[in-house]
RNAcentral holds the full RNA, with entries from ENA. Large-subunit ribosomal RNA, domain II from a Candidatus Peregrinibacteria bacterium, 692 nucleotides, folded computationally. Its Rfam family is "Bacterial large subunit ribosomal RNA". Gene Ontology terms of the family: ribosome and structural constituent of ribosome. Taxonomically the source falls in Candidatus Peregrinibacteriota (Bacteria, Bacteria candidate phyla). Model confidence (mean pLDDT): 86 of 100.

Context: one part of a larger RNA
RNA sequence: ACCAACGAGUUAGCUGUAUAGAGCGUUAGGUUAAGGGAGUAACACCCGGAGCCGUAGUGAAAGCGAGCCUUAAUAGGGCGAUUUUGUUCUAUACACUAGACCCGAACCCAGGUGAGCUUACCAUGGACAGGCUGAAGCCCCGGUAACACGGAGUGGAGGGCCGAACCAGUAGAUGUUGCAAGAUCUUUGGAUGAUCUGUGGUAAGGAGUGAAAAGCUAAUCGAACCUGGAAAUAGCUGGUUCUCCCCGAUAUAGCUUUAGGGCUAGCCUCAAAAUUUAAGUCGAGGGGGUAGAGCUCUGUUUAGACUAGGGCCCUUGACCCGGGUACCAACUCUUGACAAACUUCAAAUACCUUGAUGUAUAUUUUGGGAGUCAGACUGUGACAGCUAAGUGCCAUAGUCGUAAGGGAAACAGCCCAGACCUGCAGCUAAGGUCCCUAAUACCAUCUAAGUGGCAAAGGAUGUGAGAUUACUCAGACAGCCAGGAGGUUGGCUUAGAAGCAGCCAUUCCUUUAAAGAGUGCGUAACAGCUCACUGGUCGAUGUAGUUCUGCGCCGAAAAUGUAGCGGGGCUAAAGAUGGUAACCGAAGCUCAGGCUUCUUGCUUUAUUGCAAGAGGGGUAGGGGAGCAUUCAUGUCUGCGUUGAAGUCAAACUGUAAGGUUUGGUGGAGUGACAUGAAGAGAGAAUGUUGGU
Numbered sequence: 001a002c003c004a005a006c007g008a009g010u011u012a013g014c015u016g017u018a019u020a021g022a023g024c025g026u027u028a029g030g031u032u033a034a035g036g037g038a039g040u041a042a043c044a045c046c047c048g049g050a051g052c053c054g055u056a057g058u059g060a061a062a063g064c065g066a067g068c069c070u071u072a073a074u075a076g077g078g079c080g081a082u083u084u085u086g087u088u089c090u091a092u093a094c095a096c097u098a099g100a101c102c103c104g105a106a107c108c109c110a111g112g113u114g115a116g117c118u119u120a121c122c123a124u125g126g127a128c129a130g131g132c133u134g135a136a137g138c139c140c141c142g143g144u145a146a147c148a149c150g151g152a153g154u155g156g157a158g159g160g161c162c163g164a165a166c167c168a169g170u171a172g173a174u175g176u177u178g179c180a181a182g183a184u185c186u187u188u189g190g191a192u193g194a195u196c197u198g199u200g201g202u203a204a205g206g207a208g209u210g211a212a213a214a215g216c217u218a219a220u221c222g223a224a225c226c227u228g229g230a231a232a233u234a235g236c237u238g239g240u241u242c243u244c245c246c247c248g249a250u251a252u253a254g255c256u257u258u259a260g261g262g263c264u265a266g267c268c269u270c271a272a273a274a275u276u277u278a279a280g281u282c283g284a285g286g287g288g289g290u291a292g293a294g295c296u297c298u299g300u301u302u303a304g305a306c307u308a309g310g311g312c313c314c315u316u317g318a319c320c321c322g323g324g325u326a327c328c329a330a331c332u333c334u335u336g337a338c339a340a341a342c343u344u345c346a347a348a349u350a351c352c353u354u355g356a357u358g359u360a361u362a363u364u365u366u367g368g369g370a371g372u373c374a375g376a377c378u379g380u381g382a383c384a385g386c387u388a389a390g391u392g393c394c395a396u397a398g399u400c401g402u403a404a405g406g407g408a409a410a411c412a413g414c415c416c417a418g419a420c421c422u423g424c425a426g427c428u429a430a431g432g433u434c435c436c437u438a439a440u441a442c443c444a445u446c447u448a449a450g451u452g453g454c455a456a457a458g459g460a461u462g463u464g465a466g467a468u469u470a471c472u473c474a475g476a477c478a479g480c481c482a483g484g485a486g487g488u489u490g491g492c493u494u495a496g497a498a499g500c501a502g503c504c505a506u507u508c509c510u511u512u513a514a515a516g517a518g519u520g521c522g523u524a525a526c527a528g529c530u531c532a533c534u535g536g537u538c539g540a541u542g543u544a545g546u547u548c549u550g551c552g553c554c555g556a557a558a559a560u561g562u563a564g565c566g567g568g569g570c571u572a573a574a575g576a577u578g579g580u581a582a583c584c585g586a587a588g589c590u591c592a593g594g595c596u597u598c599u600u601g602c603u604u605u606a607u608u609g610c611a612a613g614a615g616g617g618g619u620a621g622g623g624g625a626g627c628a629u630u631c632a633u634g635u636c637u638g639c640g641u642u643g644a645a646g647u648c649a650a651a652c653u654g655u656a657a658g659g660u661u662u663g664g665u666g667g668a669g670u671g672a673c674a675u676g677a678a679g680a681g682a683g684a685a686u687g688u689u690g691g692u
Stems, first nucleotide, its partner, number of pairs: 001692006011098003015095010029053003035047003057064002067079004101239002104236001108229006119203009128193001130162003133158001137154002140151003166190003171186004205221001207217003242626006252265005266372002268369007276360001280357007292345001293343002298339004303334003309328002311325004375400007383392002405416003420594004425590003431584003434568003440581007452570001458554002462551003466547006479537005485510003490504003516531001520529002595616008627681001629678008638670002646665008
């Protein structure tokens, strides 16, 4: 890992509530418990009325009583009565109490077992190759007044030195289903000591022992192990076994030592009842202060006018007074703006009331059963945030959740659309119609960027359409030829300043076809080149500008490989805009056949049949109807060695769980029907046991 078997809502009660059925009662009753009697295989049967429920309520109670309580009250108020029904048993559902659907802790407590591992200690034994160093003391010599002191020798000290056994375990490697639940190899520390070690003994579980690491106390230690309390508890995780039919949620509110748990309500379901009450639509009547708008108020704010007040200057010896002011500036007026906590105004919706309409698997009431309390995204209206987030938090609608189908290449939450079953029938939705890939053509324009097939400020003689201004055959625009002068080197300034460093100026006058007291280059300053301006040449519906708009361009850098159309590929399109006519396209709608639920009508012994209408996606969950297994009772005076159950295979059959038949195998039990009772259905629980 696979296969097989086993494996989870059970049982009991001092019980309670509801529903269904049965008994008795409805002229107020229903019922026994323990126990007893006779009797049985065991129930059954007969006594037993204690007790319980009901028949009266009310008050905290004493109590009173169709009333009672409150109170001073005969007032008011609260709960009742006023003509009504229960009770016992059985079954089912749920609750409560019990292990209470099953498995699962870490723990806590009690009584015991352990020091053959290890820690410490006690008693008694054992072990330490070899080598090195050479303390004290002693002896001799020197030395001293005597000591001291120096030297040679002797001597053999030391938690001394090197290094085997022995003990340890430093570093690295191997090993990592190992040789080994801690080893092996190389290397390393101690090795006469606080040394190592044999045997025997002592100390233990909140206790021991500990040169102290919460170490060790038998591969177990921040409290050992074994058994018991014990099926501890687990608001937590996992698992929880056959089928079909009908309906079908929630992720919210309040409270909660509450926030991943509960309780009540909300939303679902079932039963009974009410019987038109619902949603929606139309009409009528309401309140409001949001969107918008506005500036009257509260605040903010632009420009101006007027003018208090203030600043500065002048005036005065100083003050007062007075004068000036392109300084600041209230109030007032004019003008233009802003506001969630501003409003003289003011919607649409929504909401409430009401009259019609509306007959729906609608609404309301009572009762039984739930589940839900982590929601997600999208559009819209706000807040928080950065008008960040696949962000947080409200409101509102939708979808997902619990929804399959078609589209969006793929894609819970987007678009279309809600799957009872069958069909090699038809029509459509979103979206599409060159090929992959079902289905297409045309008309009029645009785009040249592969724009289409990401993006901004900003930038640009891209290109289409429109508006407008100026010039233009009296010749425009561009090019070419020619002119572009005089007063004058204007004045000032300056070393110089002559059109061209800078400053000034009613920047003027003259000659002219025209020519600035000069547009730029240039010079030290002049000179020189050039422009404005003029003539000629040329010859056009043109030239130059402004503006609005359609589609494009640049701006545009990312990490494996084109890679920002799904791909191929597409350019008078297979792109974009407007239009026309077709087609394709879904589990939508229609058509044909079938199954089933509810309602209504008729019908039936029957919830039986027929017809019509409305339905049949579905998680949690509620309700209904069934299949199969084991056992019990009864019937078939069932079946069976002329072959039972089981098992293998095939065929047939039922909407499903399933059923039947035939053949093989097997070798002794077993079926159908009607009831009843359950150890009653396996794929999951790191499930348990066995096998491979």